[in-house]
RNA sequence: AAGGCGAACGGGAGAGACUGCCCUAAAGAAAGGGCGGCACCGAAGGAGCAAGCUGCACGCACGCACAUGCUGGCGGCUAAUCUCUCAGGUACAAGGAACCGUCGCCGG
Repeated sequence: AAGGCGAACGGGAGAGACUGCCCUAAAGAAAGGGCGGCACCGAAGGAGCAAGCUGCACGCACGCACAUGCUGGCGGCUAAUCUCUCAGGUACAAGGAACCGUCGCCGG
């Protein structure tokens, strides 16, 4: 140096400023919040699976057994930017451990 860890700092997409009622609330409106309805997004989090490896029983090959090999059956381990949309989100803001940069530590 490569690589690993750390949310410590910075950047960071997508999708309804939808709609009904209520509260803040006063005469009213915007904004904010709560409970529903329909529609959507995937990159907080969460969940699922492939190849592969492996276990078990059965069958075939091997004269029998052991060992080995092969086919399908039932399990285990195992991914994601894939899938799900529980959670979260759909003007601004906030958030946004995906991803990127800086920094710190490990490493050498």